Notes
The RNA shown here (small-subunit ribosomal RNA) has 1496 nucleotides and comes from a Pseudomonadota bacterium. Rfam family: Bacterial small subunit ribosomal RNA. Taxonomically the source falls in Pseudomonadota (Bacteria, Pseudomonadati). Model confidence (mean pLDDT): 84 of 100.
RNA sequence: UAUACGGAGAGUUUGAUCCUGGCUCAGGAUGAACGCUGGCGGCGUGCCUAACACAUGCAAGUCGAACGUGAAGCUACUUCGGUAGCGGAAAGUGGCGCACGGGUGAGUAACACGUAGCUUACCUGCCUCGAAGACCGGGAUAACGCGCCGAAAGGUGUGCUAAUACCGGAUAAGCUCCCGCACUAUAGAGGUGUGAGAGAAAAGUUCAGGCGCUUCGAGAUGGGGCUGCGGCCCAUCAGCUAGUUGGUGGUGUAAGAGACUACCAAGGCGACGACGGGUAGGGGGCCUGAGAGGGUGAACCCCCACACUGGGACUGAGACACGGCCCAGACUCCUACGGGAGGCAGCAGUGAGGAAUAUUGCUCAAUGGACGCAAGUCUGAAGCAGCGACGCCGCGUGGGCGAUGAAGGUUUUCGGAUCGUAAAGCCCUUUUCUGCGUGACGAGGAAGGACGGUAGCGCAGGAAUAAGUGUCGGCUAACUACGUGCCAGCAGCCGCGGUAAAACGUAGGACGCAAGCGUUAUCCGGAAUUACUGGGCGUAAAGCGCGUGUAGGCGGUGAUGUAAGUCACUUGUGAAAGCUCCUGGCUAAACUGGGAGAGGUCAGGUGAGACUGCAUGACUAGAGGGCGAUAGAGGGGUGCGGAAUUCCGGGUGUAGUGGUGAAAUGCGUAGAUAUCCGGAGGAACACCAGAGGCGAAGGCGGCGCCCUGGGUCGUACCUGACGCUGAGACGCGAAAGCAUGGGUAGCGAACGGGAUUAGAGACCCCGGUAGUCCAUGCCGUAAACGAUGCAUACUAGAUGUUCGCUUCUUACGGGGAGUGAGCGUCGAAGCAAACGCGAUAAGUAUGCCGCCUGGGGAGUACGGUCGCAAGGCUAAAACUCAAAGGAAUUGACGGGGACCCGCACAAGCAGCGGAGCGUGUGGUUUAAUUCGAGGCUACACGAAGAACCUUACCUGGGUUUGACAUCGCCUGAACGAACUGGAAACAGGGAGGUCCCGAAAGGGCAGGCAGACAGGUGCUGCAUGGCUGUCGUCAGCUCGUGUCGUGAGAUGUUCGGUUAAGUCCGAAAACGAGCGCAACCCUCGGUGUUAGUUACAAGUGUCUAGCACGACUGCCUGCGACAAGCAGGAGGAAGGUGGGGAUGACGUCAAGUCAGCAUGGCCUUUAUAUCCAGGGCUACACACACGCUACAAUGGCGCGUACAAUGGGUCGCGAAGCCGCGAGGCGGAGCCAAUCCUGAAAAGCGCGUCGUAGUUCGGAUUGCAGGCUGCAACUCGCCUGCAUGAAGUCGGAGUUGCUAGUAAACGCAAAUCAGCAUGUUGCGUUGAAUACGUUCCCGGGUCUUGUACACACCGCCCGUCACGUCAUGGGAGCUGGUCACGCCUGAAGUCGGGAAGCUAACCGCAAGGGGGCUACUGCCGAAGGCAGGGCUGGUGACUGGGACGAAGUCGUAACAAGGUAGCUGUAGCGGAAGCUGCGGCUGGAUCACCUCCUUU
Repeated sequence: UAUACGGAGAGUUUGAUCCUGGCUCAGGAUGAACGCUGGCGGCGUGCCUAACACAUGCAAGUCGAACGUGAAGCUACUUCGGUAGCGGAAAGUGGCGCACGGGUGAGUAACACGUAGCUUACCUGCCUCGAAGACCGGGAUAACGCGCCGAAAGGUGUGCUAAUACCGGAUAAGCUCCCGCACUAUAGAGGUGUGAGAGAAAAGUUCAGGCGCUUCGAGAUGGGGCUGCGGCCCAUCAGCUAGUUGGUGGUGUAAGAGACUACCAAGGCGACGACGGGUAGGGGGCCUGAGAGGGUGAACCCCCACACUGGGACUGAGACACGGCCCAGACUCCUACGGGAGGCAGCAGUGAGGAAUAUUGCUCAAUGGACGCAAGUCUGAAGCAGCGACGCCGCGUGGGCGAUGAAGGUUUUCGGAUCGUAAAGCCCUUUUCUGCGUGACGAGGAAGGACGGUAGCGCAGGAAUAAGUGUCGGCUAACUACGUGCCAGCAGCCGCGGUAAAACGUAGGACGCAAGCGUUAUCCGGAAUUACUGGGCGUAAAGCGCGUGUAGGCGGUGAUGUAAGUCACUUGUGAAAGCUCCUGGCUAAACUGGGAGAGGUCAGGUGAGACUGCAUGACUAGAGGGCGAUAGAGGGGUGCGGAAUUCCGGGUGUAGUGGUGAAAUGCGUAGAUAUCCGGAGGAACACCAGAGGCGAAGGCGGCGCCCUGGGUCGUACCUGACGCUGAGACGCGAAAGCAUGGGUAGCGAACGGGAUUAGAGACCCCGGUAGUCCAUGCCGUAAACGAUGCAUACUAGAUGUUCGCUUCUUACGGGGAGUGAGCGUCGAAGCAAACGCGAUAAGUAUGCCGCCUGGGGAGUACGGUCGCAAGGCUAAAACUCAAAGGAAUUGACGGGGACCCGCACAAGCAGCGGAGCGUGUGGUUUAAUUCGAGGCUACACGAAGAACCUUACCUGGGUUUGACAUCGCCUGAACGAACUGGAAACAGGGAGGUCCCGAAAGGGCAGGCAGACAGGUGCUGCAUGGCUGUCGUCAGCUCGUGUCGUGAGAUGUUCGGUUAAGUCCGAAAACGAGCGCAACCCUCGGUGUUAGUUACAAGUGUCUAGCACGACUGCCUGCGACAAGCAGGAGGAAGGUGGGGAUGACGUCAAGUCAGCAUGGCCUUUAUAUCCAGGGCUACACACACGCUACAAUGGCGCGUACAAUGGGUCGCGAAGCCGCGAGGCGGAGCCAAUCCUGAAAAGCGCGUCGUAGUUCGGAUUGCAGGCUGCAACUCGCCUGCAUGAAGUCGGAGUUGCUAGUAAACGCAAAUCAGCAUGUUGCGUUGAAUACGUUCCCGGGUCUUGUACACACCGCCCGUCACGUCAUGGGAGCUGGUCACGCCUGAAGUCGGGAAGCUAACCGCAAGGGGGCUACUGCCGAAGGCAGGGCUGGUGACUGGGACGAAGUCGUAACAAGGUAGCUGUAGCGGAAGCUGCGGCUGGAUCACCUCCUUU
């Protein structure tokens, strides 16, 4: 020196996915603050806010070895007054210092700072070295004395005095100035030598040594000035500038300079950001980061600036001076009111502000500073101590053993688990603590230490004095219980909390860190989320509407030179501290000493010459030109043409026409519409026409002519890089709109009318004005889109089409091959989140421009600018949300499409809806009318049967270990007649009764006692199990492996056929499989066979019960794809699933049920439990649902008569016979049932009657009389007889069931049940009609399409209005701040003037002069005043929109063809979404047609 050290992610948009994109978290840091807590030590650190105001003390003095005076005191003498000497306080003159040290960061965007240079443009006290000198004179003045003024501060007059204070003269090595000469350097100003002239010095003191003084030169140190480069934001600051830019002469300074002044010239700066505004001391460094960067500028070091605010100079080597002066201002204080004093951003300290930041400490012992010869004095610099866990570092709060896993806490499935070796207990140690003793280094030769009796050391005592804080839903380590119940609260994001909360609160436990732990704030990181390293722009945010072109950026091929960039080496510098490495000192660490390194876009020098630049000179491949061809709705002007609409005139002609979903308004008997002829006028140009052509875009379409732009092909003649892009700039720019003037046939915003509708400010219809058209001028925007900037190069192919060229061939129609320029489609590689793009790139690269950085607010406000206006361009913030988005996926949905099915419609039959009654429900009522069920899928449902019971409800009366279960103890009985009370339950009573089994342990039973507990039809079906309904007996739902896709997912399961069927066949990146379908099961129908009790008198048979057979598209024909299968036929009892049943896939509806049962949790416990009586569930103005009976003659009634099946029966079914009109009663045979009974089947059939009527229909209602069951029929049962005889004459809108042994009609039985059926479940008897068909309604299946839906259309969602909150724009104004400008006044002060006044030194004998000072004065000048303005805040009646908010109001605009496709620019209109006109877009569904492509 190098290897070489270095980079982690997660949560959150969705039903799920990928992407885009924001928000949030985990890390580190801090001069911090706050909450809880707090044992010790070391080292650091401590007003970030009010550069706010400051009481008090201190922070700069020193020198007698410069000078005069000289107090106290001491000594000697003394006339006792004092004198002399010593002494040296104190003030003064003088010298040096006070410009350092210390503080602060207000100002400053600047040569202020940093870095590298320059100073030939400079200064430098004290210090060092060298050279030369210090001679002779003079005049004053403070102190002091004596007066005076003032309250004070202070001032003043006069008199005296010294000096290292001041002045004159001499001398001049050297210095300075002027004038010369020589040499030399430089861009320039300079330097050196030399000559003449002129000028300027000094101080003394001490015993001594010494300390000083003057001049010159040099050094060192410190400073002044100038320059290059570097480092903030705003362009909604774009133009700025009069000393401004330069020159000349002056002034000024230590020194250059417009620094200043006079004159002259008219320059200077700016998009490489001037000017203006905002913010800010700069750097070393510090924090973070992998780095590049980003942030920051406390402490320490360097520089700058400031010192109450503003201005000014004086002194001095140095200041425009923190503890100096003058002036102005504000403020504070003193005052005798006349005047004065002050400046903590020095150290402490106080008040104030603030979330917040310390002692009015000790010492000059050390380090350093000032003065002094020195002793020394001074030093809030400094060294120390104090306070604060504010930070970093270290130590401790004990160690070992200790399981009955103690007690206790928590929890529990009651077994246990856990706190937990934790504790207790035993043994040990003493860092720390307490006490006692000893006791430093820091001090260089003696003494002398603030810290400090501190650190350290020794001894003793005793586990003694010492643990908290945050978290535990995910991110993110750590879980349970209780409380709470969308409350209280939590929350960094996502989100928790509405009765089982690991998310709130508490507890136990756990996890993390630890004398700290959390929270808040801020910075970096993560964030590749501003992307230099390292991003993007078709659809996510993002390509300017298009071109021409300026600056700028970039630029073809050779050659030569140069060396700015570039590269290499070297030199200088990059202070110290810090950082990294090595090493040393405190026990270690923090801390600190030493050494080395790193660190610059820096500067100088030397070299290299590829590449870029620059210069010169060439080239032709880029670009342009020439020549020859050529296509075209390219542009402008002008003329011409025909068809059609409308209007006008005329003819024919008559009652309508027109319009719509249907209508109406409108037009028409004054003659429309229709039709024919003629005329007028305007606008647009059918067919050709095409995915075609042209143009930069907008855009351009009849035909001719004139003018004109661009392209393409061929040739390779000319120029010779002339090129590409393009910020500004300029031009063009659909439609609408504006201005002026024309024009106006049709169409047609607004407007009027008619409809539609709840309304209809719309869609539809009848009219119709602007406008649409022309000319001229504006506007300048569009989904101005390929949502794709321009240019160049490269990178597979295939195919269509337009315009050229070359070539081959031809039967002249054409065809083939090749090569250019366009316009399309498909596609490889590649790209892409996917969709897709793919030589016309969204591929690979280069150059240049534009643009983006979460959604909303908002393309809005303000400002600027353009416009006649409408408005355009430029373009924020507050506030608010955690998303907003793109593409694709699976579903669901569509007033999208295709195919298919179903009693879905249609075709039929019978009903319901009207009546009466029955039953259920709602509602109402009630003491209670118990509860549940609520579209289909609740409502004759739970109820297969409420008089009591049931019963859950109400009223009243009782009971409290209980009506029922288990356990403990005691007893032995239990039980309990009569009687009393009572509605009963029950209470009293007590005759009677005197336990049972037993292996002798005990058990059973009953009573009593006590408590654990029982009990609950109380709540939660949204905590659950189980069961059930529904879609639906619909044909679907999935899996494994493989394959495709980043993925969600897809494929399989789609497609062509077929089926009742995802049934089967074929095809196919799928191959298989599972749950469903079908089949297997039961039953009915045929046959055979076995058995047969009862069935029959007996037998065959029927019948009953089993077991088999039978039907499989098996056979034939046709169709079909040689398939599956379909159609027809034969045979057969039955034919294509033969009929019926059982059987219900994955799932959906938080569907239903806690009241069937079970069950978690909650609630209740002399009651929500339990017993009893009575009542209620049966109420009744009504409404709905399901039924029954009818309205009649296909019927009613009467008489006669025929034929079933399924079932049930011993607390039962109950025969015959008898009684009763009957219900029923008596009776009791038979039957535990193929035996007996129920038992009569009914419709039907036969005969008779009734004759269309409220009836011989219908039977409600009511009265009377009975029967049955039952403890009991009042509330509230059923039945019978007699009597009564209501509504009702076939049912509006609407609606239900059914496709064959079905509907309809008819009866029979059973369950429940004491009794009670029009209900339910079964059974048989009679026994139809119709289905063309799938357009429509409903439901369902498959495929496809759109979607802003996913709680899935009962979805989503827009705008006005109303209310509340918040921020914000405008606003008559009001009120601050700031910045210059104009005018006025003008302090101090420098400079200039200064004729007046004053004046020691020098000259002069003197007068006087010179010189100086002052008054006064000129310029400048702070502050102040007046006036207008710029910028920027606050506030403001009212007003505009915006955001958010719980379930407010009105509509329904958008998402599906969203029910009028949507969106868009513009214009008009309207409560609102919005509607309409004109033009544009597809980011429109669907159908048809055309064309193209792919495959064969």